[in-house]
Molecule: transfer RNA
Organism: uncultured Clostridia bacterium
RNA sequence: GGCCCGUUGGUCAAAAGGUUAAGACAUCGCCCUUUCACGGCGGUAACGGGAGUUCGAUUCUCCCACGGGUCA
Numbered sequence: 001g002g003c004c005c006g007u008u009g010g011u012c013a014a015a016a017g018g019u020u021a022a023g024a025c026a027u028c029g030c031c032c033u034u035u036c037a038c039g040g041c042g043g044u045a046a047c048g049g050g051a052g053u054u055c056g057a058u059u060c061u062c063c064c065a066c067g068g069g070u071c072a
Base pairs, nucleotide, nucleotide: 001071002070003069004068005067006066007065010025011024012023018055027043028042029041030040031039048064049063050062051061052060
């Protein structure tokens, strides 16, 4: 340098054009318990950046950045 894959809360990880972006762990609060742990309920917290397509983009297209793989 060419090609391919990926980028979503603190971590992991869904969505496959449409409404409040699911879930787990973590964290915070409450309940439970003599206390801790376990368990139950609830809260906070995320779409890498830009452009395009579309009535509408996390989703499709292009460029850039970063990470990984592969070829030379």